[in-house]
Context: one part of a larger RNA
RNA sequence: ACUUCUUUAAGGAACUAGGCAAAAAAGUGGUCGUAACUUCGGGAUAUGACCUACCCUGCAGCAAUGCGGGGUCGCAGCGACUGUUUCUCUAGCGACUGUUUACCAAAAACACAGGUCUCUGCUAAACUCGUAAGAGGAUGUAUAGGGGCUGACGCCUGACCAGUGCUGGUGUGUUAACGAUGCCAGUUGCAGGAUUUAUUCUGCAGCCGAGUGUCCGAAGCCCCAGUGAACGUCCGCGGUAACUAUAACCGUGUUAAAGUAGCGUAAUCUCUUGCCGGGUAAGUUCCGGCCCGCAUGAAAGGCGUAACGACUGGAGAACUGUCUCAAAGAAGCGCUCG
Numbered sequence: 001a002c003u004u005c006u007u008u009a010a011g012g013a014a015c016u017a018g019g020c021a022a023a024a025a026a027g028u029g030g031u032c033g034u035a036a037c038u039u040c041g042g043g044a045u046a047u048g049a050c051c052u053a054c055c056c057u058g059c060a061g062c063a064a065u066g067c068g069g070g071g072u073c074g075c076a077g078c079g080a081c082u083g084u085u086u087c088u089c090u091a092g093c094g095a096c097u098g099u100u101u102a103c104c105a106a107a108a109a110c111a112c113a114g115g116u117c118u119c120u121g122c123u124a125a126a127c128u129c130g131u132a133a134g135a136g137g138a139u140g141u142a143u144a145g146g147g148g149c150u151g152a153c154g155c156c157u158g159a160c161c162a163g164u165g166c167u168g169g170u171g172u173g174u175u176a177a178c179g180a181u182g183c184c185a186g187u188u189g190c191a192g193g194a195u196u197u198a199u200u201c202u203g204c205a206g207c208c209g210a211g212u213g214u215c216c217g218a219a220g221c222c223c224c225a226g227u228g229a230a231c232g233u234c235c236g237c238g239g240u241a242a243c244u245a246u247a248a249c250c251g252u253g254u255u256a257a258a259g260u261a262g263c264g265u266a267a268u269c270u271c272u273u274g275c276c277g278g279g280u281a282a283g284u285u286c287c288g289g290c291c292c293g294c295a296u297g298a299a300a301g302g303c304g305u306a307a308c309g310a311c312u313g314g315a316g317a318a319c320u321g322u323c324u325c326a327a328a329g330a331a332g333c334g335c336u337c338g
Stems, first nucleotide, its partner, number of pairs: 002332007010324002014322001019319001026084001029051004037042001039152001053072008073077001086317007093309002098110002114150007127136003153304004158234003163231002165227005171222001173221002179215005184209001186207009235253005262296001263293001274290005
């Protein structure tokens, strides 16, 4: 020097990314008392105040014990130890208990009850595993089961069906194989003609072709509707009021429709330490307002919300070696010897 501890004048977070760590108060003992808010259950052991030892004694009681009166001592009476373990105000997120990256992340992520959409009518449901047999679903049957999204509760959930998807419908469009029927080619047979047996031509019939045309021809596509708690999308420009500024208002262009309620410098705002106010002596953070929202917004839910949280931000009380600023001590380790 390092490790684990103990103590510390004055100050008391000035430390630091951050009160990390430590300290302190309090203490699941009794009496009293307890706010905002609230889903009336909570919040709550809220916060807080007082008492606690020993001796004598009274009352109640079978007793345990409880309630009093008087006295004694100390700075201090659950006097030590063990065990438990700060408090308050305010905002964000997630309703909550729960779950998770075994070994860097416990969270605002996942789940959740609740909401909603969709599929499924059961001799083999839908769906999933399997080549199949078969199995799960389920010894269940739409108050059931599968899938998607959202995520308690409260108030709500706006416009657009043009594109994509899904559902339904229609048939004058398009359209495969099969089937039908021609043409052409090949081949076999028959008949006839030409010609010297061979060869060749014509007609008919059978078969036949990765040949070629026509007719018929389902779903799909096309077409017509519906559908957003389906994928999604929700505009510009110019002018205008008796100071100025602004624009309830007017005009014009586009669109399927032109972002409604709410919230808003936000876990979303580049400019940005926006502007005003509060808190501080001093505040890029925080809280309350404002709103020209680069690029908020309604189940990829919007806005609130009591309770809850080893969550995240801000402020305070108490407390302290975190610090100003370091010091002393203990036991180890280090060093030497065995």
Predicted 3D model of a 338-nucleotide part of an RNA (large-subunit ribosomal RNA, domain IV) from a bacterium. RNAcentral holds the full RNA, with entries from ENA. Its mean pLDDT, the model's own confidence on a scale to 100, is 81.